Overview:
A computed fold for a 526-nucleotide part of an RNA from an uncultured bacterium, annotated as small-subunit ribosomal RNA, 5' domain. It matches the Rfam family "Bacterial small subunit ribosomal RNA". The RNAcentral record of the full RNA draws on Greengenes.

Context: one part of a larger RNA
C1' cells in the first nucleotide's frame, strides 16, 4: 500500500446493489416450514344446494339426492428443496480411468398382454380399560389393499450346442429342450392409468492411478491382521461375515501414534514465483439432542419417520406419558459483534392432481444495519473600499483568513407539493373464429390473472439557495507552521523518540494538509 462476513470512537443528506451469529453442533416459549388425489374406495363429521315432515312462519327434524368433504383404507410424494460444518487426514475431496462385478421410481421410444376366483381389514356400530397419551374385545364392509389359479418370453434357472470377441475370472449374439414368474381399474367414452420385456435418458453404487496439513522430543504397527479354499450376504466386487488352511501384510519414498482441519471451483495479495483464506454463490461430502439399530421403499439406515439406551425439559390423578429450530422468524445465554415472531404464491421452481386447483418461511418481495462497493448532492457565475472580526509580525504599517462574506445575476440535481403513470404477464380458465385426423386437438383473437405498504419506479409542473460536512493529521519516515499555556509535570508515541522556561512532537487557538458521507483506531492476511 492492498484486503475484510469485521469491531470500536466520532460524524451523517439520498439512491442502487451486494452482504449480515466468524462466539455456545449452547438451551429453546410461540407460530408457520409436506402435502396432495373423491377421475382408486367404503362413506357423510362440518358447510352449501335440493327434496320431505312438523308446526310456534322462521325455526327444528329427516333424506348422501347434488356440490363438496373432517376422520379412515389406498396411491404418489414426505430420500427433493432448506440448514449446519460437529466429526472426518479418508478414495472424504480434486482430477483421470475402469465395471467382462452393478442398480435406477417418475420421464421418452418400441413390442406384447390385462382371463377367472377367494380371504381379510380400517372407518362406521356395540362394549370395556385409562387422569391423559392411547389401548383392548365383539360384529359388519369396500377398493388401483391383499391372496390363489390361468396365460406368457428377447425375463430368471438348468441342460446341450454353434459363431465370434477377448481385458484373469470370461463377454456378446444365437439355436433347442424343460421348469418358474404378471396385471387394476376409473370414466363425462376423449382419455388417464395397470403388467412383462427391450432400449434411452437421468440419478446413484463400487474399484483404481496421481494430488491432498503439522510433529521423529511419535519407530516400529497389525490376529479378520495378509493371502487362499468354501459357504453365506449384497443391486454388485471384496475378510463384507463365517468355517478351515497357510503366515503373512505395512513401514525411514515416514507405517503407527498424536495435534489440527470439511474438500474443491474460487477469493485476497504479489511483477511473477509464491504465500494466505475457503464467509456469500456453485459442485461434492458429513451431520440432524448424544449413541446404536433396523423397518418401509426404486432410493434412507431417513432434520420436521420408527424402536432401544442416555442426558435434559415439560405434563401427571404418581400408575404412566410428551419433546428435539445445525428449516423461517423469534427468545434466553455467550460475545467486541451480526437483522422482522413481515407480505405473496404475481413470476421461477417443486409435490400431488386429467384439470380447476391445493400446499410450498424453496423462491420472489418488503423491513432493519454507512457492513462493503458504485453513483448523486450539499450550489454556479460575477463581486476588492482586498470590508468587519479572529490570528501573526520587524507594528503610524503590513501579512493571513480571502472571492471567502456582504451584494448582483443564474440554476433546481436533490427537497417539498401538483398532475400523469409503467415493465415485470407468458400461461391457465372462459368465449369466439379458422385448420384438420372433427376433438377436453392445434393455431389465432378477445377476456381473465401483480405480493412488490403500488399510485411504487419513472415522467410533468410549481416554489425557493432553499433541506444536506465532517473526521484525522501537521518533528522525520509523511502532504501540511506559527502563537499562547505547561515546565522530565501534565502528557504524546507505529519506529526513531518529544517534555527539565523561548516545545513546529504535550494542551488550546489561528492557519494548513489529506480523505470525504465518511474519517480514524484496533484485529487479521499478503
Nucleotide at each position: 500500500g492492498g484486503a475484510u462476513g469485521a469491531c470500536c470512537u466520532u460524524u451523517a443528506g439520498c439512491g442502487a446493489u451486494a452482504g449480515g451469529c466468524c462466539u455456545a453442533a449452547c438451551a429453546c416459549a410461540u407460530g408457520c416450514a409436506a402435502g396432495u388425489c373423491g377421475a382408486g374406495g367404503g362413506g357423510u363429521a362440518a358447510c352449501a344446494g335440493g327434496g320431505g315432515a312438523g308446526c310456534u312462519u322462521g325455526c327444528u327434524c329427516c333424506c348422501g339426492c347434488u356440490g363438496a368433504c373432517g376422520a379412515c383404507c389406498g396411491g404418489c410424494g414426505g430420500a427433493u428443496g432448506g440448514g449446519u460444518g460437529a466429526g472426518u487426514a479418508a478414495c472424504a475431496c480434486g482430477u483421470a480411468u475402469g465395471c467382462a462385478a452393478c442398480c435406477u421410481a417418475c420421464c421418452u421410444u418400441u413390442c406384447a398382454c390385462a382371463c377367472g376366483g377367494g380371504c381379510a381389514u380400517a372407518a362406521c356400530c356395540c362394549g370395556g380399560a385409562g387422569a391423559a397419551a392411547u389401548c383392548c374385545g365383539g360384529a359388519c364392509u369396500a377398493a388401483u389393499u391383499u391372496c390363489c389359479g390361468a396365460u406368457a418370453a428377447u425375463a430368471u434357472u438348468u441342460a446341450u450346442g454353434a459363431a465370434u470377441c477377448a481385458c484373469c475370472u470370461g463377454g456378446u449374439u444365437u439355436a433347442u429342450a424343460a421348469a418358474u414368474u404378471a396385471a387394476a381399474g376409473a370414466u363425462u367414452c376423449a382419455u388417464c392409468g395397470g403388467u412383462g420385456a427391450a432400449a434411452g435418458a437421468u440419478g446413484g453404487g463400487c474399484a483404481u492411478g496421481c494430488g491432498u496439513a503439522u510433529g521423529a522430543u511419535u519407530a516400529g504397527c497389525u490376529a479378520g491382521u495378509u493371502g487362499g479354499u468354501g459357504u453365506g450376504g449384497u443391486a454388485a466386487u471384496g475378510g463384507c461375515a463365517c468355517a478351515c488352511c497357510a503366515a503373512g501384510g505395512c513401514a525411514a519414498c515416514g507405517a503407527u501414534c498424536a495435534u489440527u482441519a470439511g474438500g474443491g471451483g474460487u477469493u485476497c495479495u504479489g511483477a511473477g514465483a509464491g504465500g494466505a483464506a475457503g464467509g456469500u454463490c456453485c459442485c461434492c461430502c458429513a451431520c440432524a439432542c448424544u449413541g446404536g439399530u433396523a423397518c418401509u421403499g426404486a432410493g434412507a439406515c431417513a432434520c420436521g419417520g420408527a424402536c432401544c439406551a442416555g442426558a435434559c425439559u415439560c405434563c401427571u390423578a404418581c400408575g404412566g406419558g410428551a419433546g428435539g429450530c445445525a428449516g423461517c422468524a423469534g427468545u434466553g445465554a455467550g460475545g467486541a459483534a451480526u437483522a422482522u415472531u413481515g407480505g405473496u404464491c404475481a413470476a421461477u421452481g417443486g409435490a400431488c392432481g386429467c384439470a380447476a386447483g391445493u400446499c410450498u418461511g424453496a423462491a420472489c418481495c418488503a423491513g432493519c444495519c454507512a457492513u462493503g462497493u458504485c453513483g448523486c448532492g450539499u450550489g454556479c457565475a460575477g463581486g476588492a473600499u482586498g470590508a468587519c472580526u479572529g490570528c501573526c509580525c520587524u507594528a503610524u504599517g503590513g501579512g493571513u483568513u480571502g472571492u471567502a462574506a456582504a451584494c448582483u445575476g443564474c440554476u433546481u440535481u436533490u427537497a417539498u407539493a401538483u398532475u400523469g403513470g409503467a415493465a415485470g404477464a407468458a400461461u391457465u380458465g372462459c368465449g369466439c373464429u379458422u385448420a384438420c385426423g372433427a376433438g377436453u386437438u392445434a393455431a389465432g383473437c378477445g377476456u381473465u390473472u401483480g405480493a412488490c405498504u403500488g399510485g411504487u419506479a419513472c415522467a410533468u409542473u410549481a416554489u425557493g439557495a432553499a433541506u444536506a460536512a465532517g473526521g484525522a493529521u501537521c518533528g522525520g519516515c509523511u502532504a501540511a507552521c506559527u502563537c499562547c499555556g505547561u515546565g522530565c509535570c501534565a502528557g504524546c508515541a507505529g519506529c526513531c523518540g518529544c517534555g527539565g522556561u523561548a516545545a513546529u512532537a504535550c494542551g488550546g487557538a489561528g492557519g494548513a494538509u489529506c480523505c470525504g458521507a465518511g474519517c480514524g483506531u484496533u484485529a487479521u492476511c499478503c